[in-house]
Context: one part of a larger RNA
RNA sequence: UUGGGCGUAAAGCGCGCGUAGGUGGUUUAGUAAGUCUCAUGUGAAAUCCUCAGGCUCAACCUGAGAGGGUCAUGGGAUACUGCUAAACUAGAGUACGAGAGGGGAGAGUGGAAUUCCUGAAGUAGAGGUGGAAUUCGUAGAUAUCAGGAGGAACACCAGUGGCGAAGGCGACUCUCUGGCUCGAUACUGACACUAAGGCGCGAAGGCGUGGGGAGCAAACAGGAUUAGAUACCCUGGUAGUCCACGCAGUAAACGAUGCACACUAGACGUUGGAGGAUAUUAACCCCUUCAGUGUCAUAGCUCACGCGUUAAGUGUGCCGCCUGGGGAGUACGGCCGCAAGGCUAAAACUC
Numbered sequence: 001u002u003g004g005g006c007g008u009a010a011a012g013c014g015c016g017c018g019u020a021g022g023u024g025g026u027u028u029a030g031u032a033a034g035u036c037u038c039a040u041g042u043g044a045a046a047u048c049c050u051c052a053g054g055c056u057c058a059a060c061c062u063g064a065g066a067g068g069g070u071c072a073u074g075g076g077a078u079a080c081u082g083c084u085a086a087a088c089u090a091g092a093g094u095a096c097g098a099g100a101g102g103g104g105a106g107a108g109u110g111g112a113a114u115u116c117c118u119g120a121a122g123u124a125g126a127g128g129u130g131g132a133a134u135u136c137g138u139a140g141a142u143a144u145c146a147g148g149a150g151g152a153a154c155a156c157c158a159g160u161g162g163c164g165a166a167g168g169c170g171a172c173u174c175u176c177u178g179g180c181u182c183g184a185u186a187c188u189g190a191c192a193c194u195a196a197g198g199c200g201c202g203a204a205g206g207c208g209u210g211g212g213g214a215g216c217a218a219a220c221a222g223g224a225u226u227a228g229a230u231a232c233c234c235u236g237g238u239a240g241u242c243c244a245c246g247c248a249g250u251a252a253a254c255g256a257u258g259c260a261c262a263c264u265a266g267a268c269g270u271u272g273g274a275g276g277a278u279a280u281u282a283a284c285c286c287c288u289u290c291a292g293u294g295u296c297a298u299a300g301c302u303c304a305c306g307c308g309u310u311a312a313g314u315g316u317g318c319c320g321c322c323u324g325g326g327g328a329g330u331a332c333g334g335c336c337g338c339a340a341g342g343c344u345a346a347a348a349c350u351c
Stems, first nucleotide, its partner, number of pairs: 004322003007305002012319001014201004021194003025088007033081002035077007042069001049065006091191001092188004096183004103177007110154001115149006125136002162169002206247006215241002220236004258318006266296011300307002324351003333344004
């Protein structure tokens, strides 16, 4: 390589948009490139294979035949694929009417709590722990009340509930804005799926410049613990955490499960719509249906665990990835970055 695989054994890119490429719905006509068939030419000899013969046999030799091709040219077939033309509406999309939502961005507002400051009132402790101490306090602390400042986060509601491609998103109001679902018609007429490169987004931590800084808190200091204690516990505490702009580009970025489409028993919840039924309306209950989100389970799959219409079942299309452990996600080189480092990615050697 072929083959086999990728939830947990090695293996799904963190996620999207999209170029080339690959793949692609229904019908008719044409064409005949792929495809199929026939003929001719060619595919040297030797070798290989079959048969016959010659050396006493065999090896060996001789003769005949067969075989060998993404081959060329010509004739033919037209089911499938391609191409050309015309048409269709079941895929996809647009318009219309409703609906839900912590989807995103900006601006403003609010209350609770912590801390600090001022004032009042008040006196000897407070704090902390397994127990203590460091620490704070007679220069009046802690506890209590009133006022003020400032920053950050939004209790209850809150729910295997919602939204988003993922990262993620939760007080309230306004402005701008993306996507989704349902319903019934009309329109476009395959406009589709996937996606190497490419481009964009991307938690926390980190970096740059300038702000901000209440609480928390790497580093650091002290007190304890201990044989020691560069820890766990305690008292402090700086980066950072917050904002603006720029960089960085990684995570157990996880459902450890790529995307799209089709098919394949059910049962019970729940979220958002639509329709129906019950006694006319409304609510509840009940039935049907579409879109999500969960639990259990049939067939089937799986080494097993388990998965099971939200598949890890049965198929199709396209992409990514794996190939014993260590060395190593390392070295070297290249590209990117201010740096930290990231991406790509070996070998010797060894078991």